[in-house]
Molecule: small-subunit ribosomal RNA
Organism: uncultured prokaryote
RNA sequence: AGAGUUUGAUCAUGGCUCAGAUUGAACGCUGGUGGUAUGCUUAACACAUGCAAGUCGAACGGUAACAUUGGAAGCUUGCUUCCAGAUGACGAGUGGCGGACGGGUGAGUAACGCGUGGGAACUUGCCCACUAGAGGGGGAUACCAGUUGGAAACGACUGUUAUAAUACCGCAUAUUACCUACGGGUGAAAGGUGGCUUUUCGGAGCUGCCGCUAGUGGAGAGGCUUGCGUUGGAUUAGCUUGUUGGUAGGGUAAAGGCCUACCAAGGCUACGAUCCAUAGCUGUUUUGAGAGGAAGAUCAGCCACACUGGGACUGAGACACGGCCCAGACUCCUACGGGAGGCAGCAGUGGGGAAUAUUGGACAAUGGGCGAAAGCCUGAUCCAGCAAUACCACGUGUGUGAAGAAGGCCUUAGGGUUGUAAAGCACUUUCAAUUGGGAAGAAAGAUUUAGAGUUAAUACCUCUUAAUAUUGACGUUACCAAUAGAAGAAGCACCGGCUAACUCUGUGCCAGCAGCCGCGGUAAUACAGAGGGUGCGAGCGUUAAUCGGAAUUACUGGGCGUAAAGAGUACGUAGGCGGCUAACCAAGUCAGAUGUGAAAUCUCCGGGCUUAACCUGGAAACUGCAUUUGAAACGGGUUGGCUAGAGUUUGAGAGAGGGGAGUGGAAUUUCCGGUGUAGCGGUGAAAUGCGUAGAGAUCGGAAGGAACACCAGUGGCGAAGGCGACUCCCUGGAUUAAAACUGACGCUGAGGUACGAAAGCGUGGGUAGCAAACAGGAUUAGAUACCCUGGUAGUCCACGCCGUAAACGAUGUCAACUAGUUGUUGGGAGUUUAUAAUCCUUUAGUAUCGUAGCUAACGCGAUAAGCUCUCCGCCUGGGGAGUACGGCCGCAAGGCUAAAACUCAAAUGAAUUGACGGGGGCCCGCACAAGCGGUGGAGCAUGUGGUUUAAUUCGAUGCAACGCGAAGAACCUUACCUACCCUUGACAUCCUCAGAACUUGUUAGAGAUAACUUGGUGCCUUCGGGAACUGAGUGACAGGUGCUGCAUGGCUGUCGUCAGCUCGUGUCGUGAGAUGUUGGGUUAAGUCCCGUAACGAGCGCAACCCUUAUCCCUAGUUGCCAGCACGUAAUGGUGGGAACUCUAGGGAGACUGCCGGUGAUAAACCGGAGGAAGGUGGGGAUGACGUCAAGUCAUCAUGGCCCUUACGGCCAGGGCUACACACGUGCUACAAUGGCCAGUACAGAGGGCUGCAAACUCGCGAGGGGGAGCCAAUCUCACAAAACUGGUCGUAGUCCGGAUUGGAGUCUGCAACUCGACUCCAUGAAGUCGGAAUCGCUAGUAAUCGCAGAUCAGAAUGCUGCGGUGAAUACGUUCCCGGGCCUUGUACACACCGCCCGUCACACCAUGGGAGUUGGUUGUACCAGAAGUCGCUAGUCUAACCUUCGGGAGGACGGUGCCCACGGUAUGGUCAAUGACUGGGGUGAAGUCGUAACAAGGU
Repeated sequence: AGAGUUUGAUCAUGGCUCAGAUUGAACGCUGGUGGUAUGCUUAACACAUGCAAGUCGAACGGUAACAUUGGAAGCUUGCUUCCAGAUGACGAGUGGCGGACGGGUGAGUAACGCGUGGGAACUUGCCCACUAGAGGGGGAUACCAGUUGGAAACGACUGUUAUAAUACCGCAUAUUACCUACGGGUGAAAGGUGGCUUUUCGGAGCUGCCGCUAGUGGAGAGGCUUGCGUUGGAUUAGCUUGUUGGUAGGGUAAAGGCCUACCAAGGCUACGAUCCAUAGCUGUUUUGAGAGGAAGAUCAGCCACACUGGGACUGAGACACGGCCCAGACUCCUACGGGAGGCAGCAGUGGGGAAUAUUGGACAAUGGGCGAAAGCCUGAUCCAGCAAUACCACGUGUGUGAAGAAGGCCUUAGGGUUGUAAAGCACUUUCAAUUGGGAAGAAAGAUUUAGAGUUAAUACCUCUUAAUAUUGACGUUACCAAUAGAAGAAGCACCGGCUAACUCUGUGCCAGCAGCCGCGGUAAUACAGAGGGUGCGAGCGUUAAUCGGAAUUACUGGGCGUAAAGAGUACGUAGGCGGCUAACCAAGUCAGAUGUGAAAUCUCCGGGCUUAACCUGGAAACUGCAUUUGAAACGGGUUGGCUAGAGUUUGAGAGAGGGGAGUGGAAUUUCCGGUGUAGCGGUGAAAUGCGUAGAGAUCGGAAGGAACACCAGUGGCGAAGGCGACUCCCUGGAUUAAAACUGACGCUGAGGUACGAAAGCGUGGGUAGCAAACAGGAUUAGAUACCCUGGUAGUCCACGCCGUAAACGAUGUCAACUAGUUGUUGGGAGUUUAUAAUCCUUUAGUAUCGUAGCUAACGCGAUAAGCUCUCCGCCUGGGGAGUACGGCCGCAAGGCUAAAACUCAAAUGAAUUGACGGGGGCCCGCACAAGCGGUGGAGCAUGUGGUUUAAUUCGAUGCAACGCGAAGAACCUUACCUACCCUUGACAUCCUCAGAACUUGUUAGAGAUAACUUGGUGCCUUCGGGAACUGAGUGACAGGUGCUGCAUGGCUGUCGUCAGCUCGUGUCGUGAGAUGUUGGGUUAAGUCCCGUAACGAGCGCAACCCUUAUCCCUAGUUGCCAGCACGUAAUGGUGGGAACUCUAGGGAGACUGCCGGUGAUAAACCGGAGGAAGGUGGGGAUGACGUCAAGUCAUCAUGGCCCUUACGGCCAGGGCUACACACGUGCUACAAUGGCCAGUACAGAGGGCUGCAAACUCGCGAGGGGGAGCCAAUCUCACAAAACUGGUCGUAGUCCGGAUUGGAGUCUGCAACUCGACUCCAUGAAGUCGGAAUCGCUAGUAAUCGCAGAUCAGAAUGCUGCGGUGAAUACGUUCCCGGGCCUUGUACACACCGCCCGUCACACCAUGGGAGUUGGUUGUACCAGAAGUCGCUAGUCUAACCUUCGGGAGGACGGUGCCCACGGUAUGGUCAAUGACUGGGGUGAAGUCGUAACAAGGU
């Protein structure tokens, strides 16, 4: 520090997710040791049991228990009982101090509660210092005993009861105390104990210590008050009556409406009052670079609470956790009458929960309470126990060890890996175990010695010093040593990318995984297991939570033309911001100083535990607040000045700016009249409609409403909406010229106010045209639409509402600055000119292009989207949703404000490459057109589908399957079916044994096969044996036309013989990409030329290759024969020839080369000459990058899977040949351009030894016999046919056509029944040119005619070739189909066979409404009123004081008043849950109906 994920790819926007750190955690698997921390986050739920606050006899009366001592009695002379406060002590009681600390919890609280900094009107026990004092009296009472009530808790009475105090009450004294009307008045106390002296043994004196009273000051603590800070919601906007202030009084420790009476009417609030929800606050913790964010466990400070609510008492301090009273709920006891209780103290229990420990030890240390002290108490605390809960540290061995062991896993079968890992050998012993030793935490206190102080004192007491004996829960401590032995000690997660780490097996969209993207449908590095690896390690993963990454709320540090986002526009309030200049002030700002910012924490430097965690010393820091001293640039304030901003006055011109009134012509329509006759109108085509009752057309006239042609212009005006005939009236703004004036008067603008298209609403008018709704006609599968004929609201006017629009420049307003070019509108100045015009310049608008710059790009570009500045508005993933609820506005329609649950991993912008378009342009092709001939109808052949079947084997399925694989199924082929057999096999390799191999014949069988039988002993040899073959046996294996062409190779089809497809370097672009390859011409062609940020190159095109067309050279056999010669009935038959044809080798030739024209002086095109051939001469071979998961596992090869006495092998028969039917491809025809008969002529290219076969001969014929010749330019298949000549038929189901069937044969073959071909005789079907539709062909082509070959025993109408005869037509590119290039749109990219919308049906989910119902909370009004303070009261009682002795003062009880908790009644608000029914929304594999959007998406 980033990464993954939207796309075919790209950049951007934008969300989601991950890697890091952290935790009081929990869960899963695992678990050796120690140290240090931490441990109910949930039910402030309920609690059994024990403990957690006592102490003081040196305050007191005393003596219940214990001990000592003494005495007495009894006697078993060492025991029992009794007595004695005499001593140590001490139950209960009086009294003092402490139970307000310490400990727990976080419910409440949004508050002066907390934090921080100030302030004045206060209190303070114990402690410290100081001043003064402690004199003299009085009256009670508990404890105790008795009686008595009660179950108990707890009382009551009596003892004429008695009695004490540091308990209680007066008197005296009294200050720097308090009150005060300034005269005065009020107000205390307590003693105890040690020592000495004295004594009448009661006491008194001196002295020490402790205690007491009044007061002053301090320390520490507490109360009060205040500035600032302290969560969210405005779908909470108004709140408040003790409320705000004053006066007087009361009250408090103390200011104060704190309380009361009276007076005034205030106080708070948009800088967020009130209300609702949530929450203890802080130091700090965690994260982060920081700024920030989140948290508030442990530790520390503050606050609040103590079963719930209320209340006071006592006290220095409480409205009191382990105190009291009352009410309530709950639990317990009860004799039913009454009582008791409060773990949010420490343990512990139940419950809740994912989840959190022992009913432990000790006061040894630290601290606290009491005490003079010893000491006692202390669940504070210190320790121990439990828990890997966290952090830190250590260990689980070390070295050597290759036969690279065994085993595991993988494997290409060779090996690799686990792996020096193990074993083995040699060492070590930390930790744990056992044994032994052994610190520190201990200081005090006690006793004694010495010294000092105090004192009359050597007592006492206090301090110091020394000595002595002691005080440890932890603790079997830490630590050290010894003993034995590698001995007791390793797991967890992950391994597709992010993200370090890969293979095998199993599974087969199943089981499962998953943080995101996504894996799994038979070869899964993603599931599960294994081997191996990676990471961390006594832990490792998961889950939850926080911060980070996230600049994804942006202060640091974001945006708003198109991605989310500028309000429709203006005016203007608060607020924010603000020109030049001078002086002053100093609240902002800056600097210094002082105080504070608790400690701990964090950081740095040290120190202590073996280290670390941890502990500890010092420093720094705590960015803050307050006080104070300065500075004066900036911002602010005050005062004064200025004119550049802003405004005012005067003149001028421009304008659809606004409002009102009037006027005008053209047109439509209607009405009236004339002329006139049959249609008009409308459409793609029609129909509805109008018209013989006279339309439409045309002429004249009238009425009425609405809108203003031309001018008219990226022209003008206006804030926007918007504004268009002409004239007049009223009126707003801008511009310009020149002067003068005011003197910052300005800009923006939350709320607010006004304006605001169209549609719509209300009332009243108006209505020509147009026209929602509606009606009819068409279209259509439907057509509630598009088209047509009609037609009402409305459109128009007046007044009033509505307040929204793609209200758009999708661009808020104001201001300054920053190159230019070209138009245009209004005004001004100037030049020139006789004017007009032109030119130049300056302003205010309005447009186009463009530099810099900006932008994701597109683009913007002085009219900014540049660069700065001001203020406002708005945005934060998509959907849900601009919706629900609430509120405000509206007559309504509806508008404004505006969520959540839930759901997805995207949604989006710009640009790129393709593909596509019922987009455009250019071009090509037998693509259409022009022609010729077919198919589709018939019969047959053949293939396919379907059906059938035991089987009808399998594959091919739009073009690009269907006379295709198959260049040939009777058996074989053959893969299928039925039946019979074989199991190392029909075939390959290896091993063992035997044997030549092989063969004749017979029998059985459908055959395979089986049994018997006959003949036969081979070849090579170094004599060991070897090679081949056969049989038997064993197991490795063979075998499979079984599956997967979607695991593959190879081969092939197709687009398409279309002209395209790419690369290097350069350049442009952030990039995908572009350029080149586009453009102008041209071509069959990306063919060539020119131009050009491109220059070159490659695969394709073309050429090179074969063939054909002409000529030449060479060579002449089997081919040829002109001339010469011989010969024949005839024939190159023969001699000979080498001219010709031909054969087959080599050359020539054609290149737009030449001429003319066109073109750009190009490429090229057109015409011509010459030439056998002319513009690629004709034909063939040749198929770019790629597309279709195209075809083929059945040609072959091959991974994986499957079968193994069978899915293999052998064999016989059957089937592939079936047949209501449908389709494709063909053949033959329907006839006279013909059929038949007779005669006559002319090819090419091929084949032939398991062969072609002549002559001759037989047969009507297929064919038979025969066998010359030929391994072929020699012989043969082999007669070519159409054509031509002659004859016949005469338009008919025929002398056309030949199917079908009967009969007889031939040939091939082991065999023609299923199931061959051919021949002859006989038979003689459909068919008279073929509907919709559709195919081929542009010249030696179509059409037509025959010939040959492959396969093959036989079996072509198929296929592949060959030649013969031999046409017609092409104006042209509008249209159909396919293709190429350029361009355009796109929401497509599996690419239009695309994408995608809504209703309906079904399932699930959350949510709104809903008659209501239930609960919480709260407001208002009223009732009620426990305990209690305070006030009033003389009904009852009453020790201290006073008294005139009567009583009084004071007090208690009782009564009563105010306040008030719980409770109750009535009525509202609000929140939550629930509710028949109902509304829309979301998701879902597949469904129904249409096709709205994306292309001009077909309106």